[in-house]
Molecule: transfer RNA
Organism: Candidatus Uhrbacteria bacterium
RNA sequence: GCCGCCGUAGCUCAGUUGGUAGAGCGUCGCCAUGGUAAGGCGAAGGUCUCGGGUUCGAUUCCCGACGGUGGCU
Repeated sequence: GCCGCCGUAGCUCAGUUGGUAGAGCGUCGCCAUGGUAAGGCGAAGGUCUCGGGUUCGAUUCCCGACGGUGGCU
């Protein structure tokens, strides 16, 4: 330099005919216990990497940039 894949919560990741974004773990609160752990209930936490385009409407489709990763040279 060229080609592919990936970028969504603190971490690991879901999210298909485009229609207000979720799980597990973690964090915080409450319940429970003589007290802890385990357990039950609840809550907070997101500019869906960035910029543009299409559309009434984009995490989703198109183009570009950036970052990560694998391959080729």